[in-house]
RNA sequence: AGGCUUGUAGCUCAAUUGGUAGAGCAGCGGUCUCCAAAACCGCAGGUUGGGGGUUCGAGACCCUCCGAGCCUG
Numbered sequence: 001a002g003g004c005u006u007g008u009a010g011c012u013c014a015a016u017u018g019g020u021a022g023a024g025c026a027g028c029g030g031u032c033u034c035c036a037a038a039a040c041c042g043c044a045g046g047u048u049g050g051g052g053g054u055u056c057g058a059g060a061c062c063c064u065c066c067g068a069g070c071c072u073g
Stems, first nucleotide, its partner, number of pairs: 001072007010025004019056001027043005049065005
């Protein structure tokens, strides 16, 4: 320098053909208990890496930039 993959909650990951962003763990509150753990119930937490485009509508499509990993030279 060229090519491929990837970026979503604090962490690990979903999200079908483009149609209201979710789960588990962690956190907080509650039930239970002499207390705690476990279990159960609930709550909160997101500019979907940045910007732009297409579209009635984008996490998903297109362009560009940035970060990470891999391959070629």
Molecule: transfer RNA
Organism: Fibrobacterales bacterium